[in-house]
Molecule: Guanidine-I riboswitch aptamer
Organism: Enterococcus alcedinis
RNA sequence: AAAAAAGUUUUCUAGGGUUCCGUAGUUUCGACUAGCCUGGUCCGAGAGAAAACGCGCACUGCGUACACGGUAGGACAAAAGCCUAGGAGUA
Numbered sequence: 001a002a003a004a005a006a007g008u009u010u011u012c013u014a015g016g017g018u019u020c021c022g023u024a025g026u027u028u029c030g031a032c033u034a035g036c037c038u039g040g041u042c043c044g045a046g047a048g049a050a051a052a053c054g055c056g057c058a059c060u061g062c063g064u065a066c067a068c069g070g071u072a073g074g075a076c077a078a079a080a081g082c083c084u085a086g087g088a089g090u091a
Base pairs, nucleotide, nucleotide: 007053008052009051010050011049012048015043016042020040021039022037023034024033025032026031054064055063056062057061066086068089072084073083074082
């Protein structure tokens, strides 16, 4: 800037691992090992929270509902309620 309509974005949380920091250990003092290390940076929910914009109906407001869910694969350092995916399936 444009798009979108069970819309989009931001912040936070559940959760996640280990690039960086920290911590612990080792060290030839260059660095190396450990996430069955509490943590900070980091990732982070369609079915979690809050808010903003958008949208619809209105005329200064109202609404934005419902939602059980594998296995497997993918990315980033790596993993995950992230993505494939409101999928495959289910009632």